[in-house]
């Protein structure tokens, strides 16, 4: 002097629900349906191995819907601002 990851603070932040029963309560339960943006599953190009049409590695807001969610709040991928520490190069 410089950029990025992580951590912390502030901030923006989507989607999807009805029925019945029950409760002081949007409380709880059951049924059916639905959503993808915590987390997790799957893989394209490509790489490696291989006798092989095989195997391994391999991204996402794609995919699955296990988990989670379907008033608000909380949470929330991702984005913006700031702080501290550390790392790297000269």
């Nucleotide at each position: 002097g410089a950029g990025g990851a992580c951590u912390c603070u502030c901030u923006g932040g989507a989607g999807a629900a009805c029925a019945c029963a029950u409760u002081c309560a949007g409380u709880u339960g059951u049924g059916u349906g639905c959503c993808g943006a915590a987390g997790g599953u799957g893989c394209a190009a490509g790489a490696u191995c291989c006798c092989u049409u095989g195997a391994u590695c391999g991204a996402a807001u794609c995919u699955c819907u296990c988990a989670g969610g379907c008033a608000a709040a909380u949470g929330g991928a991702c984005g913006g601002a700031g702080a501290a520490g550390g790392u790297u190069g000269u």
Predicted 3D model of a 90-nucleotide RNA (Glycine riboswitch aptamer). Rfam family: Glycine riboswitch aptamer. Gene Ontology term of the family: glycine biosynthetic process. About the family: This family represents the bacterial glycine riboswitch. It was read from a public genome assembly, where an Rfam model found it. Model confidence (mean pLDDT): 77 of 100.